[in-house]
RNA sequence: CACUUAUCCAGAGUGACGGAGGGAACUGGCCCUGCGAAGUCCGGCAACCUGCCCAAAAGGGCGUGGUGCUAAGUCCAGCGGUUUAACCGGGAGAUGAGAU
Numbered sequence: 001c002a003c004u005u006a007u008c009c010a011g012a013g014u015g016a017c018g019g020a021g022g023g024a025a026c027u028g029g030c031c032c033u034g035c036g037a038a039g040u041c042c043g044g045c046a047a048c049c050u051g052c053c054c055a056a057a058a059g060g061g062c063g064u065g066g067u068g069c070u071a072a073g074u075c076c077a078g079c080g081g082u083u084u085a086a087c088c089g090g091g092a093g094a095u096g097a098g099a100u
Base pairs, nucleotide, nucleotide: 003098004097005096006095007094008093013042015041016040017039021032022031023030026078027077028076029075043070044069045068047067048066049065051062052061053060054059074092079089080088081087
C1' cells in the first nucleotide's frame, strides 16, 4: 500500500506562538479566514483499543495510556433511485481495531 470489520446528523477555548491560506484527491458549488487561515503547544471532546468495577449478557461507570477529533451531516453534489428536497442508497474518504 492493499484486505476485513465498526462508526461517521452529537460533542470539543474568549488561550499562547505563527502570519495567509483552509474546508481529503479531481471537478462544480458554497463557506471559513488580518474580528487572524494552515501548523505547533496548552486546554478540551469522547469513536475505538487497553486496565478496573457492576452485570448472565447486552450495556453502564471510573481512570490511565495508545491513536483520533476539536466550523458547517464526511460542508453539498458529481453513480443510481426519487414525491427532483443536496431526500434516500451507494461509491469514494476519514478514524479505530484486526490480520498480513